Small-subunit ribosomal RNA, central domain from an uncultured sludge bacterium, 350 nucleotides, folded computationally.
[in-house]
Context: one part of a larger RNA
C1' cells in the first nucleotide's frame, strides 16, 4: 500500500521472443457503451450541520430545515475514450539496388611454439629461489641438429576498432544460416509498442555417458618458509581444462543505469554507408543516416556526476524497494541424477 522511489543510499528481471492484458498515428460518417447534463424516482432511522425546544448548564435528548454521495428510468449532447464503415502514409513492414563485420553452425587446411619418442654431435652437470632443497643427469641429462607423434591455442594485424538481445566472438578456405545500414522510387496501409504467465538462449565450475589428454593445473605427494605453514615460493602430479550427445541455470550475468518513442545550445576524435563540391584521380572539405567515445550548455542530482548513447524535459506498458541483523535462511511447493537452484517467512534482537 496513498504516496515517494530504484547508477553508487533498499530497489531494473542475466536476455529474447511473445498469448491474455494494459496502451496505440492522420481525416470522414455513423451509433451512444464510457462522459458530460436536464427530469423523474430512491437512497428507513439514527449519525454529519443549521435553526428553534426539554433537563439550572452540558454531555445527552424532542422537532423543523438542509447539504453531500450513490444507483435507477427517462429524455438530449456527440467534443474526448470506445464500437462500426470508410479513406490517408507520416509509425511498422515488404520487393528491387548497393555496404561493412571475431554474428552463429559444419567440413577441411596452415604455421609458430610447449612436450614427448627415435637418431646424430657432445660431457658433466642441469633445473629452480629471496637463498636453498626436493626434481632430473654418466644406463649419457642439459645444449644443439635431423626426423616423428600428438593435443591445445590462434603472435603480428589489434584499434576507448567491428559483430550479437544478452552470454559471447579473433589463424585461414569452402559451404549453410541469421541480424544489421544505407539510398532512390515503389507496394502493403496502423498491421504498432510494452508484457504476468509460458517458451527458448544463458560465462565459468559442477554432473552423466563415451572418447581425448600436449601444456597448465584444484585435490594429492615432496621440498622450502615459519613459532606453527593447513598458504604465499619451488619439483611433481588427478580430476578439470579439449571433442560428441545430454544435464545443470547461476556471477560484481555491470553501464551496478528495464523496453519503446517524442522533445531539448555545443565542441572533438573515430566505425560502416550516401550526396554534394574538388582532382588528372584522390586526399582534406561541406551535409546527412547508422554505431562507438571524449569534454561539455540548459537542466537534473545528497553529492560524485549524468548531459541528444540523459541520470534533462514527457508518454505507454512491464519488473523491483519499503530500517540492520535473523536470512540469496527454515518449513512447503515446483525444478534437478547430483550438486543445487527457485519462490520466500517467522519468533528472536538492535
Nucleotide at each position: 500500500u496513498u504516496g515517494g522511489g530504484c547508477g553508487u543510499a533498499a530497489a531494473g528481471a542475466g536476455c529474447c521472443c511473445g498469448c491474455a492484458g494494459g496502451c496505440g498515428g492522420c481525416c470522414u460518417g455513423g451509433c451512444a457503451a464510457g462522459u458530460u447534463u436536464g427530469a423523474g424516482g430512491u437512497g428507513a432511522a439514527a449519525u454529519c450541520u443549521c435553526c428553534c425546544g426539554g433537563c439550572u448548564c452540558a454531555a445527552c435528548u424532542g422537532g423543523g430545515a438542509g447539504g453531500g454521495c450513490g444507483c435507477c428510468u427517462c429524455g438530449a449532447a456527440a467534443a474526448c475514450u470506445g464500437c462500426c464503415a470508410g479513406g490517408c502514409u507520416u509509425g511498422a513492414g515488404g520487393c528491387a539496388g548497393g555496404g561493412a563485420g571475431a554474428g552463429g553452425g559444419a567440413u577441411g587446411u596452415g604455421g609458430a611454439a610447449u612436450u614427448c619418442c627415435a637418431g646424430g654431435u657432445g660431457u658433466a652437470g642441469u633445473g629452480g629461489u629471496g637463498a636453498a632443497a626436493u626434481g632430473c643427469g654418466u644406463a649419457g641429462a642439459u645444449a644443439u641438429c635431423u626426423g616423428g607423434a600428438g593435443g591445445a591455442a590462434c603472435a603480428c594485424c589489434a584499434g576507448u576498432g567491428g559483430c550479437g538481445a544478452a552470454g559471447g566472438c579473433g589463424a585461414u578456405c569452402u559451404u549453410c544460416u541469421g541480424g544489421u545500414c544505407u539510398g532512390u522510387u515503389u507496394c502493403u496501409g496502423a498491421c504498432a509498442c510494452u508484457c504476468a504467465g509460458a517458451c527458448g538462449c544463458g560465462a565459468c565450475a559442477g554432473c552423466u555417458a563415451g572418447g581425448g589428454u600436449a601444456g597448465u593445473a584444484a585435490a594429492c605427494g615432496g621440498g622450502a618458509u615459519u613459532a606453527g605453514a593447513g598458504a604465499c615460493c619451488c619439483c611433481g602430479g588427478u580430476a578439470a581444462u579439449c571433442c560428441u550427445a545430454g544435464c545443470c541455470a547461476u556471477a560484481a550475468a555491470c553501464g551496478a543505469u528495464g523496453u519503446g518513442a517524442a522533445c531539448u545550445u555545443g565542441g572533438c576524435g573515430u566505425u560502416g554507408g550516401u550526396g554534394g563540391g574538388u582532382u588528372a584521380a584522390a586526399c582534406u572539405c561541406c551535409a546527412u543516416c547508422a554505431g562507438u567515445g571524449c569534454c561539455g550548455a540548459a537542466g537534473c542530482a545528497a553529492a560524485c556526476g549524468c548531459g541528444a548513447u540523459a541520470a534533462g524535459u514527457u508518454c505507454a506498458c512491464c519488473g523491483c524497494c519499503u530500517g540492520g541483523g535473523g536470512a540469496c535462511u527454515a518449513c512447503g511447493g515446483c525444478c534437478g541424477c547430483a550438486a543445487g537452484g527457485u519462490u520466500a517467512a517467522a519468533a528472536c534482537u538492535c
Its Rfam family is "Bacterial small subunit ribosomal RNA". Gene Ontology terms of the family: ribosome and structural constituent of ribosome. The full RNA is in RNAcentral, with records from ENA, Greengenes and SILVA.